[in-house]
Context: one part of a larger RNA
RNA sequence: UGACGGGGACCCGCACAAGCGGUGGAGCAUGUGGUUUAAUUCGAGGCAACGCGAAGAACCUUACCAAGGCUUGACAUGGAAACGCAAGCCGUAGAGAUACGGCCCCCCUUCGGGGCGUUUCACACAGGUGGUGCAUGGUUGUCGUCAGCUCGUGUCGUGAGAUGUUGGGUUAAGUCCCGCAACGAGCGCAACCCUUGCGUCCAGUUGCCAGCGCGUAGAGGCGGGCUACACUGGAGGGACUGCCGUGGACAACACGGAGGAAGGUGGGGAUGAGGUCAAAUCAUCAUGCCCCUUAUGUCUUGGGCUACACACGUGCUACAAUGGGGUCUACAGCGUGGUGCGAAGCAGCGAUGCGGAGCGAAACACCAAAAGGCCCCUCAGUUCGGAUUGCAGGCUGCAACCCGCCUGCAUGAAGUCGGAAUCGCUAGUAAUCGCGAAUCAGCAUGUCGCGGUGAAUACGUUCCCGGGUC
Numbered sequence: 001u002g003a004c005g006g007g008g009a010c011c012c013g014c015a016c017a018a019g020c021g022g023u024g025g026a027g028c029a030u031g032u033g034g035u036u037u038a039a040u041u042c043g044a045g046g047c048a049a050c051g052c053g054a055a056g057a058a059c060c061u062u063a064c065c066a067a068g069g070c071u072u073g074a075c076a077u078g079g080a081a082a083c084g085c086a087a088g089c090c091g092u093a094g095a096g097a098u099a100c101g102g103c104c105c106c107c108c109u110u111c112g113g114g115g116c117g118u119u120u121c122a123c124a125c126a127g128g129u130g131g132u133g134c135a136u137g138g139u140u141g142u143c144g145u146c147a148g149c150u151c152g153u154g155u156c157g158u159g160a161g162a163u164g165u166u167g168g169g170u171u172a173a174g175u176c177c178c179g180c181a182a183c184g185a186g187c188g189c190a191a192c193c194c195u196u197g198c199g200u201c202c203a204g205u206u207g208c209c210a211g212c213g214c215g216u217a218g219a220g221g222c223g224g225g226c227u228a229c230a231c232u233g234g235a236g237g238g239a240c241u242g243c244c245g246u247g248g249a250c251a252a253c254a255c256g257g258a259g260g261a262a263g264g265u266g267g268g269g270a271u272g273a274g275g276u277c278a279a280a281u282c283a284u285c286a287u288g289c290c291c292c293u294u295a296u297g298u299c300u301u302g303g304g305c306u307a308c309a310c311a312c313g314u315g316c317u318a319c320a321a322u323g324g325g326g327u328c329u330a331c332a333g334c335g336u337g338g339u340g341c342g343a344a345g346c347a348g349c350g351a352u353g354c355g356g357a358g359c360g361a362a363a364c365a366c367c368a369a370a371a372g373g374c375c376c377c378u379c380a381g382u383u384c385g386g387a388u389u390g391c392a393g394g395c396u397g398c399a400a401c402c403c404g405c406c407u408g409c410a411u412g413a414a415g416u417c418g419g420a421a422u423c424g425c426u427a428g429u430a431a432u433c434g435c436g437a438a439u440c441a442g443c444a445u446g447u448c449g450c451g452g453u454g455a456a457u458a459c460g461u462u463c464c465c466g467g468g469u470c
Stems, first nucleotide, its partner, number of pairs: 008470006015461002019425005026317008034308002042053002064303007073125001077124002079121006088103006106115003127292002130290003136286002138281003141277001143275001148187006154163003167178003193269004198237001200235005207226003212223003240263001243257005319418001323377006335366003340359002345354003384415001389410007431453007
């Protein structure tokens, strides 16, 4: 000077408290440990590993295992020689890689050759998801969107260093005011950026339809209109404690009020100072050193990553009547679509198939929103719950045995609200309801978004946890 204290003072945060809903019990999904295995590839490990890398493991991916192959190599550059092959298609053998046979027989040319490609030879070399994240770059997590971290000059101290940055107030904030041997400054805070909430202006198709006309079984369907509305998307306005009152030190500021769509940072996002954890990553990538070189490289087929006595994390579905089933009928928003989205119509109980209109999309399609109304069920392991299993089908794909998703019929398990303990959330939030997208041939209960319905509670800071200042 820091860090630490079951030292003190002050102050914050869903930290506690007050509430609402969960987890921990059940079944299943998924990740992990353990065990097993020829292999169950590797990494991640309190918070900050465990629906994490993986925004898609049937082959591929794939790094693992078994077996079968190759050795200048699957890939790059360079030398020499040969060839016009090679690729592609067909046939044979094979699990395939591959081998053999057949078809096919490159381009330019000054005919010397050149280009391109393949094969062969020898060597330089290639190659390595092999090791070291405790040799590194880059990137990332975390404390923490916490309010801090520093510098120049001056002053003080022998010096390390202090001061400034402490103090009195105040703030979300080292935010601002006042004071002060300090005076200034930088990185952070805030603002500038995006989005959302209200007017105004401009614009008007693919969007809209107030007035006028036409028209329909029904319809902005069409003429027209947009100096109507809505919407779209560009400009600009608007909020600044600006105004009033009270308190305060006449300050900063706090509280109340007016006006206002919005009030004291309006809501949300992007934005992460200096540092901490030898934090994470050599398997994104890059890279020093070490190691392998007929193998730790590379190709192929099959298997494995999907195992299962068990243990933990994260979720989904439930245990029912604020519910389940049937039926009727409204109202979204974000998005996506050409190897694509796929309407109407038809077939099928259905998954789906046939069909192919329209649409590179404010035009057409995905698209049905769901929670809602009415009827039945009347408290039961049930008309709750749907695991498991059998059979029959559909779809994708070369291929669903290991190991995909979906449908129908049958089957109908555990489960009657969950011990100790523990998590999230302060408002359009929690809870609840559906919808979309990325990845993707196919495959979400995961992830990232979107809108619908829409609460309760906060006395307070003694206590638990984390943090800040002295």
Molecule: small-subunit ribosomal RNA, 3' major domain
Organism: uncultured bacterium